Molecule: c-di-GMP-I riboswitch aptamer
Organism: marine sediment metagenome
RNA sequence: GAUAAGGGCAAACUCUUCGAAAGAAGGGGACGCAAAGCUAAGGGUCCUUGAAAAAGGACAGCCUGGUUACCGAA
Numbered sequence: 001g002a003u004a005a006g007g008g009c010a011a012a013c014u015c016u017u018c019g020a021a022a023g024a025a026g027g028g029g030a031c032g033c034a035a036a037g038c039u040a041a042g043g044g045u046c047c048u049u050g051a052a053a054a055a056g057g058a059c060a061g062c063c064u065g066g067u068u069a070c071c072g073a074a
Stems, first nucleotide, its partner, number of pairs: 001071001008033002013028006031061001037067003041064003044059006
């Protein structure tokens, strides 16, 4: 980050499984994405317990950061 090339990932929804839940994994499916690869370090949001303080869990396709990577026009 381009009216480029080769490609890649896969939202919602749905089926199955796990979970108390948030949510996760696999199949189907494509809304979109130049890191929509990885990472829970910071912020934020969600779930559970709690009178509260807080503790535990989740979300990377919420933001910031760290880190790895294809191509090469302006």